[in-house]
RNA sequence: UCAGCAGGCCGGGUGAUCGCUCCCCGCUACAGGCGGGGGGAGGAAGGUCCGGGCUCCGCCGAGCAGCGUGCUGGGUAACACCCAGGCGGGGUGACCCGACGGAAAGUGGCACAGAAACCAAACCGCCCGCCCGUUCCCAGAACCGGCGGGUAAGGAUGAAAAGGUGGGGUAAGAGCCCACCAGGUCCGGCGUGAGCCGGAUGCUGGCUAAACCCCACGCGGAGCAAGGCCAAAUAGGGAGGCCAAUCGCCGCAAGGCGAGGAAGGGUGCUCGGCCCAGCCUCCGGGUUGGCCGCUUGACUCCAGCGGUAACGCUGGAGCUAGAUGGAUGAUCACCGCUCGCCAAUGGCGAGUACAGAACCCGGCCUACAGGCCUGCUGAAGCC
RNA sequence: GCGGCUGUAGCUCAGAGGAUAGAGCAUCUGUCUUCGGAACAGAGGGUCGGGGGUUCGAAUCCCUCCAGCCGCGCCA
Numbered sequence: 001u002c003a004g005c006a007g008g009c010c011g012g013g014u015g016a017u018c019g020c021u022c023c024c025c026g027c028u029a030c031a032g033g034c035g036g037g038g039g040g041a042g043g044a045a046g047g048u049c050c051g052g053g054c055u056c057c058g059c060c061g062a063g064c065a066g067c068g069u070g071c072u073g074g075g076u077a078a079c080a081c082c083c084a085g086g087c088g089g090g091g092u093g094a095c096c097c098g099a100c101g102g103a104a105a106g107u108g109g110c111a112c113a114g115a116a117a118c119c120a121a122a123c124c125g126c127c128c129g130c131c132c133g134u135u136c137c138c139a140g141a142a143c144c145g146g147c148g149g150g151u152a153a154g155g156a157u158g159a160a161a162a163g164g165u166g167g168g169g170u171a172a173g174a175g176c177c178c179a180c181c182a183g184g185u186c187c188g189g190c191g192u193g194a195g196c197c198g199g200a201u202g203c204u205g206g207c208u209a210a211a212c213c214c215c216a217c218g219c220g221g222a223g224c225a226a227g228g229c230c231a232a233a234u235a236g237g238g239a240g241g242c243c244a245a246u247c248g249c250c251g252c253a254a255g256g257c258g259a260g261g262a263a264g265g266g267u268g269c270u271c272g273g274c275c276c277a278g279c280c281u282c283c284g285g286g287u288u289g290g291c292c293g294c295u296u297g298a299c300u301c302c303a304g305c306g307g308u309a310a311c312g313c314u315g316g317a318g319c320u321a322g323a324u325g326g327a328u329g330a331u332c333a334c335c336g337c338u339c340g341c342c343a344a345u346g347g348c349g350a351g352u353a354c355a356g357a358a359c360c361c362g363g364c365c366u367a368c369a370g371g372c373c374u375g376c377u378g379a380a381g382c383c
Numbered sequence: 384g385c386g387g388c389u390g391u392a393g394c395u396c397a398g399a400g401g402a403u404a405g406a407g408c409a410u411c412u413g414u415c416u417u418c419g420g421a422a423c424a425g426a427g428g429g430u431c432g433g434g435g436g437u438u439c440g441a442a443u444c445c446c447u448c449c450a451g452c453c454g455c456g457c458c459a
Base pairs, nucleotide, nucleotide: 001379002378003377004376005375006374007373008372009371010370012335013334014333015332016331017330018329020040021039022038023037024036025035026034027033028032042354046365047364049363050362051361052360053359054223055222056221057220058274059273060272061271062270063269064268066219067218068217069216070215071085072084073083074082075081086100087098088097089096090095101214102213106212107211108208109207110206123155124154125151126150127149128148129147130146131145133143134142135141136140163181164180165179166178167177168176182204183203184201185200186199187198188197189196190195227292228291229290230289237283238282239281240280241279242278246259247258248257249256250255264276265275285458286457299318300317301316302315303314304313305312306311336352337351338350339349340348341347342346384455385454386453387452388451389450390449393408394407395406396405401439410426411425412424413423414422432448433447434446435445436444
């Protein structure tokens, strides 16, 4: 210098004019108005994919179903997140990626092609035996054909053909035997563990669980349209289902009223215990207001200590939007940044992203003009 | 905010691990007709919403984006 890798950060500035919203103060004198002062989007506020806080569903236990997660150890309020490690894969490298439990628990699937595809299988080939025929130099041998058998080394089909390569062995072959490699099992050592290292043993067909399933762990449901209070209005109207047994009162009776509490009440199911109580669905009617919840919180920054780290503990400092048809804006000027052109210390023109809070946090994922910083890797050149 | 559904040819839809992805309507060509329609014969037309993964193999299974649609307020 060029090409890259990892981590962190910023993501327009100033002024003027006209507006919006919230808070405070003052004056009006009230669903408000005027004046002054102050606060007013993000790294993703986004997608709503996970996890939690908070609130309500009456409380607790057990089982089933369902859903989710899935190497190991740790962090955390929790997680599908983060950190460290292991294994596998990629890259010359810095580094990056991985839904990474189980296929010797069971069930299922493996189209087409191919002889054979899930209890493996002889189409060609190779080899052995028998038979017939032909040829010869007639002892026998060779070849063609048929029948019976052996064989998974070779060909052919396929994504996949019963460990791989080489050698020995054999009639031909085959872990049949041997060497190396891959895997399994057993033993020993190291490690909390995933796993690693060494030795022994011929023990050796797959793939699929993002097919059912098995194993381990976790999970009650709903969501600020949660929930509470106030105000207004209407028909506290209609239909259906459940409304038990039993008891009391009224009534001649039909029936009515009340007690009782079965069904119901953790918004999948079942069971058990306590507690509460008339409950549920649909149609119709009214309203489309206000206040609280609401923003100080697992918050941010700094220092010290512990830890490889994620993170934790202690101390100090800071306060930073709360709208509710939904504010946080628009215009102009100058500057900054990027790109292009030209007559080039300048001028002109164009552009200046993605996007915008809605109860609040921790993550993940996705979008993003342009720029800055730190550490590291490879190559080339120079000293 | 929460829940659910859909995306396949120009349109309406099938297909839910083993196609060269089909059907009807529409389009085009030919036959018939004086011409047109109807009828008959044939043809063209597909990133299966985009990307990635699992698998020998994906429209179908999984993940993630994109687009569209529907429902849910309070009182009594």
Model confidence (mean pLDDT): 77 of 100. Predicted 3D model of RNase P RNA and transfer RNA as a complex of 459 nucleotides. It holds a member of the Rfam family "Bacterial RNase P class A". Rfam's curators write: Ribonuclease P (RNase P) is a ubiquitous endoribonuclease, found in archaea, bacteria and eukarya as well as chloroplasts and mitochondria.